Predicted 3D model of a 75-nucleotide RNA (transfer RNA) from a Candidatus Zixiibacteriota bacterium.
Model confidence (mean pLDDT): 81 of 100.
The sequence was found in a public genome assembly.
Its Rfam family is "tRNA". Rfam's curators write: Transfer RNA (tRNA) molecules are approximately 80 nucleotides in length. Rfam classes the family as a transfer RNA.
RNA sequence: GGCGGUAUCGUCUAGUGGUUAGGACGAGGGAUUCUCAGUCCUUAAACCGGGGUUCAAUUCCCCGUACCGCUACCA
Numbered sequence: 001g002g003c004g005g006u007a008u009c010g011u012c013u014a015g016u017g018g019u020u021a022g023g024a025c026g027a028g029g030g031a032u033u034c035u036c037a038g039u040c041c042u043u044a045a046a047c048c049g050g051g052g053u054u055c056a057a058u059u060c061c062c063c064g065u066a067c068c069g070c071u072a073c074c075a
Base pairs, nucleotide, nucleotide: 001071002070003069004068005067006066007065010025011024012023013022018055027043028042029041030040031039032038048064049063050062051061052060
């Protein structure tokens, strides 16, 4: 350089052209407890960036960026 894949809460991850974007862990608050732990309830937190298509895009298409894999060249 070429080809392919991935990108979602703090972390790991699910998902779909019309959802209030879900779950687990973690964080804040509360209940229980003499205290801690544990358990239960609850709150906040996310679709990599820019375009395009569409009535509607996180989802489809293009470009870019980052990461991962394979591969070629040089040395």